[in-house]
RNA sequence: AGCCAUCAAGACCAAACCUAUCGUGAGGUGGGGACAGAAAGUCGCGGAUACUGAAAUCCAGGAAAGUCGGAUUGCCGAA
Numbered sequence: 001a002g003c004c005a006u007c008a009a010g011a012c013c014a015a016a017c018c019u020a021u022c023g024u025g026a027g028g029u030g031g032g033g034a035c036a037g038a039a040a041g042u043c044g045c046g047g048a049u050a051c052u053g054a055a056a057u058c059c060a061g062g063a064a065a066g067u068c069g070g071a072u073u074g075c076c077g078a079a
């Protein structure tokens, strides 16, 4: 340095649920909470998903990174 990450330590994050609030909605944010996670950091680029546009396969818009890929950065570290 690369691969790997099953060991140890110290951090980080925080599902469901409850609650306040914002949004037509999917959902967002704050507080409580703790299933879990070596990228559960970041990016909607591709697929899938759910929402709105009377209806919607197509179309447009927004949602989600803890759905699967992809891109990119990165802590500790035994074998």
Base pairs, nucleotide, nucleotide: 004077012037017032018031019030020029021028022027035066041072042071043070045069046068047067049063051061052060053059